[in-house]
Formats: sequence, structure tokens, C1' cells
RNA sequence: GCCAGGGUAGCUCAGGUGGUUAGAGCGGAGGACUCAUAAGCCUCAGGUCGGGAGUUCGAGUCUCCCUCCUGGCA
Repeated sequence: GCCAGGGUAGCUCAGGUGGUUAGAGCGGAGGACUCAUAAGCCUCAGGUCGGGAGUUCGAGUCUCCCUCCUGGCA
């Protein structure tokens, strides 16, 4: 340099053919239970969806540019 895949919550990830509220598990906070702790149970918080622009009534999803990571080729 070329090709492919990827960047979504603190971490690991899902998100059909664009469609009305952006989710799960773990982790965090609180509660209840217990003599007390743990496990299990209930509730809650936490997201400019890597950055920008475009298309569209509507973009995590489509298009373009930039950036970072992984793998392959040279």
C1' cells in the first nucleotide's frame, strides 16, 4: 500500500429487509430477607451507538470522508 472484519452502558456482546422506548449478561447503587454474611430475590442508575457529512418523513442499520483495533496479502 491492497483486501476483509470490527468500534453500541464500566467490561463482554446482541440488535432481521431502515420504523416509533436502544437491549442482555457481568459489574455498580439501593431495598427486602438473615443474629450476621454469602448466595438467591426485587428495584434503580448508567449510552452524543468511534467522529463528521449526506440520503430519507424517519439512520445503530444505507452512502461518502476521517480515525482506531484485529486478521490476511504484498